[in-house]
Small-subunit ribosomal RNA from an uncultured bacterium, 1544 nucleotides, folded computationally.

RNA sequence: GUAUUGACUGCAUCGCGUGUCGCCCUUAGAGUUUGAUCCUGGCUCAGAACGAACGCUGGCGGCGUGCCUAACACAUGCAAGUCGAGCGAUGCGAUGCUUCUUCGGAAGCAUCAAUUAGCGGCGGACGGGUGAGUAACACGUGGGUAACCUGCCUCAAAGAGGGGAAUAGCCUCCCGAAAGGGAGAUUAAUACCGCAUAAUAUGUUUUGAUCGCAUGAUCAGAAUAUCAAAGGAUUCUCUUCGGAGAUUCCACUUUGAGAUGGACCCGCGGCGCAUUAGCUAGUUGGUGAGGUAACGGCUCACCAAGGCAACGAUGCGUAGCCGACCUGAGAGGGUGAUCGGCCACAUUGGAACUGAGACACGGUCCAGACUCCUACGGGAGGCAGCAGUGGGGAAUAUUGCGCAAUGGGGGAAACCCUGACGCAGCAACGCCGCGUGAAUGAUGAAGGCCUUCGGGUUGUAAAGUUCUGUCUUCUGGGACGAUAAUGACGGUACCAGAGGAGGAAGCCACGGCUAACUACGUGCCAGCAGCCGCGGUAAUACGUAGGUGGCAAGCGUUGUCCGGAUUUACUGGGCGUAAAGGAUGCGUAGGCGGACAUUUAAGUCAGAUGUGAAAUACCCGAGCUUAACUUGGGUGCUGCAUUUGAAACUGGGUGUCUAGAGUGCAGGAGAGGUAAGUGGAAUUCCUAGUGUAGCGGUGAAAUGCGUAGAGAUUAGGAAGAACACCAGUGGCGAAGGCGACUUACUGGACUGUAACUGACGCUGAGGCAUGAAAGCGUGGGGAGCAAACAGGAUUAGAUACCCUGGUAGUCCACGCCGUAAACGAUGAAUACUAGGUGUCGGGGGUCGAACCUCGGUGCCGCAGUUAACACAAUAAGUAUUCCGCCUGGGGAGUACGAUCGCAAGAUUAAAACUCAAAGGAAUUGACGGGGGCCCGCACAAGCGGUGGAGCAUGUGGUUUAAUUCGAUGCAACGCGAAGAACCUUACCAAGGCUUGACAUGUAGGGAAGUUGGUGGAAACACCGAUGUGCCGCAAGGAACCCUAACACAGGUGGUGCAUGGCUGUCGUCAGCUCGUGUCGUGAGAUGUUGGGUUAAGUCCCGCAACGAGCGCAACCCUCGAUGCCAGUUGCCAACGGGUAAAGCCGGGCACUCUAGGGAGACUGCCCCGGAAAUCGGGGAGGAGGGUGGGGAUGACGUCAAGUCCGCAUGGCCUUUAUGUCCAGGGCUACACACGUGCUACAAUGGGCGGUACAGAGGGUCGCAAAGCCGCGAGGUUGAGCUAAUCCCAUAAAACCGUCCUCAGUACGGAUUGCAGUCUGCAACUCGACUGUAUGAAGCUGGAAUCGCUAGUAAUCCCGGAUCAGCACGCCGGGGUGAAUACGUUCCCGGGCCUUGUACACACCGCCCGUCACAUCACGAAAGCCGGCUGUACCGGAAGUCGCUGUGCCAACCGCAAGGGGGCAGGUGCCCAUGGUAUGGUCGGUGAUUGGGGUGAAGUCGUAACAAGGUAACCAAGGGCGACACGCGAUUGCAGCGAGCCUCA
Repeated sequence: GUAUUGACUGCAUCGCGUGUCGCCCUUAGAGUUUGAUCCUGGCUCAGAACGAACGCUGGCGGCGUGCCUAACACAUGCAAGUCGAGCGAUGCGAUGCUUCUUCGGAAGCAUCAAUUAGCGGCGGACGGGUGAGUAACACGUGGGUAACCUGCCUCAAAGAGGGGAAUAGCCUCCCGAAAGGGAGAUUAAUACCGCAUAAUAUGUUUUGAUCGCAUGAUCAGAAUAUCAAAGGAUUCUCUUCGGAGAUUCCACUUUGAGAUGGACCCGCGGCGCAUUAGCUAGUUGGUGAGGUAACGGCUCACCAAGGCAACGAUGCGUAGCCGACCUGAGAGGGUGAUCGGCCACAUUGGAACUGAGACACGGUCCAGACUCCUACGGGAGGCAGCAGUGGGGAAUAUUGCGCAAUGGGGGAAACCCUGACGCAGCAACGCCGCGUGAAUGAUGAAGGCCUUCGGGUUGUAAAGUUCUGUCUUCUGGGACGAUAAUGACGGUACCAGAGGAGGAAGCCACGGCUAACUACGUGCCAGCAGCCGCGGUAAUACGUAGGUGGCAAGCGUUGUCCGGAUUUACUGGGCGUAAAGGAUGCGUAGGCGGACAUUUAAGUCAGAUGUGAAAUACCCGAGCUUAACUUGGGUGCUGCAUUUGAAACUGGGUGUCUAGAGUGCAGGAGAGGUAAGUGGAAUUCCUAGUGUAGCGGUGAAAUGCGUAGAGAUUAGGAAGAACACCAGUGGCGAAGGCGACUUACUGGACUGUAACUGACGCUGAGGCAUGAAAGCGUGGGGAGCAAACAGGAUUAGAUACCCUGGUAGUCCACGCCGUAAACGAUGAAUACUAGGUGUCGGGGGUCGAACCUCGGUGCCGCAGUUAACACAAUAAGUAUUCCGCCUGGGGAGUACGAUCGCAAGAUUAAAACUCAAAGGAAUUGACGGGGGCCCGCACAAGCGGUGGAGCAUGUGGUUUAAUUCGAUGCAACGCGAAGAACCUUACCAAGGCUUGACAUGUAGGGAAGUUGGUGGAAACACCGAUGUGCCGCAAGGAACCCUAACACAGGUGGUGCAUGGCUGUCGUCAGCUCGUGUCGUGAGAUGUUGGGUUAAGUCCCGCAACGAGCGCAACCCUCGAUGCCAGUUGCCAACGGGUAAAGCCGGGCACUCUAGGGAGACUGCCCCGGAAAUCGGGGAGGAGGGUGGGGAUGACGUCAAGUCCGCAUGGCCUUUAUGUCCAGGGCUACACACGUGCUACAAUGGGCGGUACAGAGGGUCGCAAAGCCGCGAGGUUGAGCUAAUCCCAUAAAACCGUCCUCAGUACGGAUUGCAGUCUGCAACUCGACUGUAUGAAGCUGGAAUCGCUAGUAAUCCCGGAUCAGCACGCCGGGGUGAAUACGUUCCCGGGCCUUGUACACACCGCCCGUCACAUCACGAAAGCCGGCUGUACCGGAAGUCGCUGUGCCAACCGCAAGGGGGCAGGUGCCCAUGGUAUGGUCGGUGAUUGGGGUGAAGUCGUAACAAGGUAACCAAGGGCGACACGCGAUUGCAGCGAGCCUCA
């Protein structure tokens, strides 16, 4: 100052401040790898922008913008003319005069207006277009020219005298189709040419002064030479009327200066590729000449041999550059439309002419391509000017109006020209502004949608009522732009009046990111999708509808760029394990560099000056109603240059120093290297002896060796290779690597000393050297080992693992190769930063120690760092210097190219395509043919079974009209079903019904009900008879039945993967969690781990944990001993009665028993073990002893476990049927397979006879005694019992006696015949039982497999539920009553700790390669085709220049001849297109071929992940499907042992 009413505050400007600090402004993220976490890392999104395009939609206005592609081809019109005041000429017309006249007019002359063409002048070099070329002094910026030019314009000085010769036009003639051309005659000029005049001009010679960075420049002089010109017009005067003079203006000539515009030179700046590394012959320089406006190899002759390049030459590719524009916090990144500056180009290529200026968009010549005309002989053309056309393309406008304004050209001017420009038209292409109405209005209308049916929502929204008039429509007025005239825009902007809510809203989205949700349809289909991902029958993700959100005349999509992306990191990243340290050293260039003093001023800092065009940007204002837009002022433009200072730091110069570095001297240590020699043990072979049948090898074997004497053993000999013990996270070396001993030569490090040098240093792109193993070449050697190979095994196979052999190779010499998990996965150097403890080599110190110190080599650990793991003075800490390397995974360390190599191959090193991940560390689980500890009838020890037989029962399968449905490893299969002849029943075929067999509501009728007949298999249909109840306020009502219509009923129909509830299972396993605290970035951990102990996460101790919950245990039921209370239906000791006998009776409650309630058992006591404590072992007492036995009780969870057919229930489906009724059939079938059982196979048995002993249950639609009948099942009759009373009800095995005597039997009982009984409407399909007869298989059961640890197994009977009847099943009860457990190696399951993991759907996991199929991109390839380009040569248009000029010619000289000068022509150099030959490079294509990528369910195996079943991986070799093996290396292998270190 401004915004605001004011203040505060913000912004701008000014001021203060060396600076620093400070103040102020700015900087936003999200989704996606995982079960979860942190990190690394890519992909994707939200933002802004656009010359845009596409889809849907579309009211108005203002201001802008509009071929980004084919520099492709262009019809038509226009875009550069003008000057008569330069000239000749013409002169339709007008005026005047004259003549003629038919009186209309005609002819002539003069003047004027005017003018086609021509001469002449100026302008066509500006304006307008385009961006092809150009990587360059093209552009930008700053300088230079002492090396230059400049028409028109301005200023200044001087001048313009006098002559000459032509030529176009016009006319005549000729050629040609045309375009055009030729000849002759004639004519003018501001056209052309001499002469005169002239210097402050120019050239040459020359004198002096001043100045400059050099060449030189400037000034003052002198001499000499050379060069000019044009007129026109107005007015005035004079006039012989031809003209002359004067004046003013314009034009002209010379010179100087200015301004403007241009030219040349230089510094600096801005693209990619090194898979482009060497380029260059006018090339680099010099001398001289030519040329130019001018410097210059610009050109030429000669001389010299230079010049450029890793600070990127050359080549290739791409590209107009800038002001600026977009984006960004900024630094940067991208772009170069519109506007402005510069450059380049004008159909392609070349060339010059004219001119002040061009090598010229709308000029010329030549060549090429193309188009057009043609009489075929020849000609014409160039929209990348404005419109417009075709074409190309996703795509870009009118063949408009006007010179009114601004500007340009010409002209003295009027004026003419101007597709520049001003306007209008088209296009939502962009930016900006406005509108599509406002207020009121609840019965919250109707309609739509949803609904839990109550309602909610659309929604004050609408309608209705009251208003307004912005835009629009109509009528009238009507500008500024031009202060006189002249307006395309335009009757436009604007103003006034009138009318009426009337004419004006869409698009996208709604799973997360990301604001916004429901219904229906669909059913991995159709489709969506930016990423993650949706869709397989309840889709907020597809389609539609309703609703909602966002933006709005637009909204979405696509494309591009920046941002987010710190994801190329200057600001501002990394490299142990994620991508990334070179295999190691030496060393060049380069980069960086110790202390002190002095100097300089390149870097650096400060001041000043110039420049950084305008527009744009920012700030404050102004003008259009606002804004966009336009505009005034200010700031900024971070840059460059010049100049003046400063001197701390860096650099340069000089001098000095010793702390870095090096040398000397004195020492000791060492598998450091090379060469030569020597040694013993072992192995193999040979010879000989002894000696006999095996040896060898393996998980087990075999191949192999051996009676021709092996193996074993003894002795002797030969050969080659490697060096046990010592030996040690010990030593040495740059790394690779180095190990017997001796000798010779030799490198380095360390310690001590402090004599010497005096920064000599560090790092190190290229370069050079070294470099395990394998491999290659040549020549040796060859014992052992051992790729390949052979054989034997193993195996489904076994190109392997194992075994027997065995060749290259391993060894030596020389030469290559040049790579490894060449690793500490950690580049080198220097300095600093707590400690502790080993060890190696020195020094000091000590008697010896301790201790101190230097250099190596280990471990632990603090701070710090790290994603974590971990590192931690040997750093991965804190800093500095230099080098190397990384930027998602795959493709790929591959292709091509290049270099190296004998080869193998090495080094360097992409792309297309494809995925949304790949990855690191750590966590929780799960898993392991990992480890440790522990448990369980898990194994073992036992007993008995199953699997074999027959039968029963369930299932599968098959069959069937139907064999209803479900359950399917453990955890389906005597399961749902605790009981299918009908019923059940859900299934099948047949016959019926349709508000229904069942529920509620409405209306009408009737009590309900009982009963007869006919048809029918029945349901059902038809026809009758009988009956009149209950309540009541007397209207009616209740129950029940019938009829009618509609709401509705009904469904064992589907979905258990939509559900509730219930259940199974792991498992009665001991676990599962939480709160607070602590630790960790976090997932998580701790607690819950550890030491003990237990059946137990049971308890104790310890402990960063302390507590708690659900589970365990206990509390509950039952059995076991015993008091107390009670005593019938139970019991009976004593008393009495009584019987053949009997609690039968009186009586009693002592006992048994019953059922209530107590007490009892708690490691309480003792001993031992144990540190202690829990606890364990033993003992006492006791009915019972260490949870006493049994039961009930089932944590968090797992299995989408089971059940929609128990019940309930959401969607879906059905409604004269998938509902319902009925009779019959089926669920009971039967070549077969499996499960669970029963009965047996016999003598521990079977038959017969006799004699004992239970418990727990059930019973009135019932159990049924006793009696009688029947061989029996049972029948008859019916006492008693609603039950401690009566009944079912004889328990059986057992025991006693007897028969059978080992056999298909006196075992076994299937099957079948006959005869019966019972239940029931009904036993045919299809019941149970009885009698009699029959008398099958079976003589103890293969592989395999099940149960059980004590009152258990085994065995024996009894009862119950269901039920009319039907039990080998199920659930209970008691009787008799064993054997064995050494133990935890193994199988199975489980728990805890730990370890590995590439698993998390969790090992039934993951995953590799060949082959086969489909498809995609790429490489190679005999070649073929094309683009660009090099070299050599041929040829050479037009043209400049040079030479010539025989032909020709007006100006000048000359009387003439001729001369001078010029032109045509000829010729030479250069040279475009072109041609020939041969290279380079890039691209296209190519039979065939190679690998690679991708693709729900192909083949073969199983290589990797766990010790992945042979630990894996790296390099090279051979063989190959993954791969296997030999040699060397690594740990990024597990387990175990030992050593070392740390802690205790």

Its Rfam family is "Bacterial small subunit ribosomal RNA". The coordinates come from a structure-prediction model, not an experiment, and the mean pLDDT is 81.